RNA sequence: AAAACUAUUAUAGCGCCAGAACUUAAUAAGUUGACGAGGACAGAGUUAUCGAAAAUUCGGCGGACGCUCUGCGGUGCAGCUUCAUCGAUAUGGUUUUUAUAAAUACAUCCGGCGACGGAUGCGACAGAGGAAAACCAAUAGCUUAAA
Numbered sequence: 001a002a003a004a005c006u007a008u009u010a011u012a013g014c015g016c017c018a019g020a021a022c023u024u025a026a027u028a029a030g031u032u033g034a035c036g037a038g039g040a041c042a043g044a045g046u047u048a049u050c051g052a053a054a055a056u057u058c059g060g061c062g063g064a065c066g067c068u069c070u071g072c073g074g075u076g077c078a079g080c081u082u083c084a085u086c087g088a089u090a091u092g093g094u095u096u097u098u099a100u101a102a103a104u105a106c107a108u109c110c111g112g113c114g115a116c117g118g119a120u121g122c123g124a125c126a127g128a129g130g131a132a133a134a135c136c137a138a139u140a141g142c143u144u145a146a147a
Stems, first nucleotide, its partner, number of pairs: 014062004019058001020032005035051003041071006072087005078143004091137008106121006
């Protein structure tokens, strides 16, 4: 010095790069490779929501709060089972209301030969979801005076 091991910290549009594109001091070394919002009962499986953008934010690998099935739990006017539906803020649907998005852009600097990277300032513009209110709807059987 390298490798291995251990510990700690950070990271879910998160991490990585052998395709591809681009750059150069060129047969090698680099650069790019997702902008925020939203989302966690448990296990397994799997091609994982919403919009923004001058769209390589292409392609690939790994992962991930999605989805499906199962289990557990809540609700459907008492109990048990079933059916449906959701997840400890725990039933669905419709209508109305409700939201400081960030990058891109522009401007000024810093680093790099360069492709590019970083910082600051300024001005905006979403959709799904969530929340509030109103209305509508919400399994079958047994027990039971009735539910």